[in-house]
RNA sequence: CGAGUCUGCCAGGCAGUCGCUGCUUCAGUUCGCUGAAGUGGAGGAAAGUCCGGGCUCCAUAGGGCAAAGUGCCAGAUAACGUCUGGGCGGCGUGAGCCGACGGAAAGUGCAACAGAAAGUAUACCGCCUAAGUAAUCCUCGGAUUACCGGUAAGGUUGAAAUGGUGCGGUAAGAGCGCACCGCGUAGGUGGCAACACUCUACGGCGAUGGAAAACCCCACUCGGAGCAAGACCAAAUAGGGACCCAUUAAGGCAUGGCCCAUGCCGGGUCCGGGUAGGUCGCUUGAGGCUAGCAGUGAUGUUAGUCCCAGAUGAAUGACUGUCCACGACAGAACCCGGCUUAUCGGCAGACUCAACUU
Numbered sequence: 001c002g003a004g005u006c007u008g009c010c011a012g013g014c015a016g017u018c019g020c021u022g023c024u025u026c027a028g029u030u031c032g033c034u035g036a037a038g039u040g041g042a043g044g045a046a047a048g049u050c051c052g053g054g055c056u057c058c059a060u061a062g063g064g065c066a067a068a069g070u071g072c073c074a075g076a077u078a079a080c081g082u083c084u085g086g087g088c089g090g091c092g093u094g095a096g097c098c099g100a101c102g103g104a105a106a107g108u109g110c111a112a113c114a115g116a117a118a119g120u121a122u123a124c125c126g127c128c129u130a131a132g133u134a135a136u137c138c139u140c141g142g143a144u145u146a147c148c149g150g151u152a153a154g155g156u157u158g159a160a161a162u163g164g165u166g167c168g169g170u171a172a173g174a175g176c177g178c179a180c181c182g183c184g185u186a187g188g189u190g191g192c193a194a195c196a197c198u199c200u201a202c203g204g205c206g207a208u209g210g211a212a213a214a215c216c217c218c219a220c221u222c223g224g225a226g227c228a229a230g231a232c233c234a235a236a237u238a239g240g241g242a243c244c245c246a247u248u249a250a251g252g253c254a255u256g257g258c259c260c261a262u263g264c265c266g267g268g269u270c271c272g273g274g275u276a277g278g279u280c281g282c283u284u285g286a287g288g289c290u291a292g293c294a295g296u297g298a299u300g301u302u303a304g305u306c307c308c309a310g311a312u313g314a315a316u317g318a319c320u321g322u323c324c325a326c327g328a329c330a331g332a333a334c335c336c337g338g339c340u341u342a343u344c345g346g347c348a349g350a351c352u353c354a355a356c357u358u
Base pairs, nucleotide, nucleotide: 002353003352004351005350006349007348008347009346010345012323013322014321015320016319017318018317020041021040022039023038024037025036026035027034028033043329047340048339050338051337052336053335054334055226056225057224058223068221069220070219071218072086073085074084075083076082087101088099089098090097091096102217103216107215108214110210124155125154126151127150128149132147133146134145135144136143137142163181164180165179166178167177168176182205183203184202185201186200187199188197189196190195230280231279232278233277240271241270242269243268244267245266251265252264253263254262255261287306288305289304290303291302292301293300294299324327
């Protein structure tokens, strides 16, 4: 100097004017509010609502089944599908990144087409004719052909074909034998563990092929609904209940074109439930900042310090000036921890690779 990796942070700045909204104080008030001053007023994702928890209510939820979810090991945490560290596998020259990463020696099922064969294995081409049978030829030693057979080295199919390489071996071949590599089982050593080992012994290895993002098996987790949760105060009108009063009269309503007729309907006081409306829940919290300590780390802990939106038609805006690198995605509605997705640009730290200079 260029190209990268990881972690953390910022998200136009400053000034002025006019507004909106929560709180506090003061003043006024027709008690509904109004005014003044001070002070607070969106995010890293407030988003998707995908996980986990707090909180609230319900039929109190102890056990089992089902359903759903999670799935290498250890730790962190209120909890998690999150995070940290580690193991294994894959990718990258590297810093690093990615992984539904338990079980296929319990069972059932699956693998189109092609192919001999896709799991009870099997033989199309090829290779072989040592052994057996038959025929022909014959120099009687054998030779050729066919059958019966042997084989899985080579070819062919496929996404996938049943250990690999070499030497020996054989009629041709083959873990048939051996060496090395791979694999499995048992032990040993190291590690809390996952797991590792140029440790030891055994097994020729069709054992134990693939696939569990097919059913399934194993282990673990899990009651449901959600702030429109829920709690409290409480009109008018119309129902309900209790008590008291009145009493078959008048009137009203319905059926009907009208009359008759039939059916229904009394007043007062008190109580209770629900609705409108209001209050709470509502923001002091697994809280922020600084420092120390413990830990590789996630994180925990101690001390000091700070209070930082809380609306309910729902505020957080508009304009002007100025500066620059010319400003992205986007707006709280009970709260918190994550994940995922969107995002102009910039800053800091640690590290890697390449070139050059000393």
Model confidence (mean pLDDT): 76 of 100. Bacterial RNase P class A from an Oceanospirillaceae bacterium, 358 nucleotides, folded computationally. RNAcentral holds the sequence, with entries from ENA and Rfam. It is recorded under the gene name rnpB. It matches the Rfam family "Bacterial RNase P class A". Gene Ontology terms of the family: ribonuclease P activity, dimeric ribonuclease P complex and tRNA processing. Rfam's curators write: Ribonuclease P (RNase P) is a ubiquitous endoribonuclease, found in archaea, bacteria and eukarya as well as chloroplasts and mitochondria. Rfam classes the family as a ribozyme.